Parts: sequence; C1' cells; structure tokens
RNA sequence: CGCAUACGACAGGGGUGCUGGGGUGGUCCCCGGCUGAGAGCAGACCCUCCGACCUGAUCCGGGUAAUGCCGGCGCAGGGAGUCGGCCGCGAUCCCCC
Repeated sequence: CGCAUACGACAGGGGUGCUGGGGUGGUCCCCGGCUGAGAGCAGACCCUCCGACCUGAUCCGGGUAAUGCCGGCGCAGGGAGUCGGCCGCGAUCCCCC
C1' cells in the first nucleotide's frame, strides 16, 4: 500500500398472509389460533451480492382447519452501498545476520 472478515456509522431496500370469535351501517375495529425474524403500537424486524424480497404463479407435489405451511421450480429472471475497520493474508521498501 492492497485484499478480505467480525463489527460500527450513515444511507438504502423489503414483507405483513391464513384462520375462529366478538363489536359495527361498513371494506372498519377488538380478542384469540397457525407459520415465521417479522403477520402493521413499527423509533420494530429482515436484508444490501454468502442478497431480504419480487416475478413466473390463479404454477407443480405433499400436507393442513386454512394459507404465499413445507418441498420443487431455482446455478431461472429481477433486486437496495458507501465509509471506517480488530485479527488475518499478500505486495513493496528500509535495517540487521
């Protein structure tokens, strides 16, 4: 000096479904159940290329009370970054033997 990592700062990206009951004029509100990091009290949660999430998809298989629940599709097509940076690795230069 370069590379790269934990991590940090700031910036940015993203999802919010299924279901039982109750209230209400209502497409709204409240209390539960399922999966999940998160199912809208959020100043949260997850993700920024080891990529969340979206598309295909009103897809295919399995399972469920039901679902974008699980698997496949999938090395598919898209998809949001900069700076600092312990340890480490490499290069170069100087000194000594």

Notes
Predicted 3D model of a 97-nucleotide RNA (TPP riboswitch aptamer (THI element)) from a Gemmatimonadota bacterium. It was read from a public genome assembly, where an Rfam model found it. It matches the Rfam family "TPP riboswitch aptamer (THI element)". Its family is annotated with thiamine pyrophosphate binding in the Gene Ontology. The prediction has a mean pLDDT of 82. Lineage of the source: Bacteria > Pseudomonadati > Gemmatimonadota.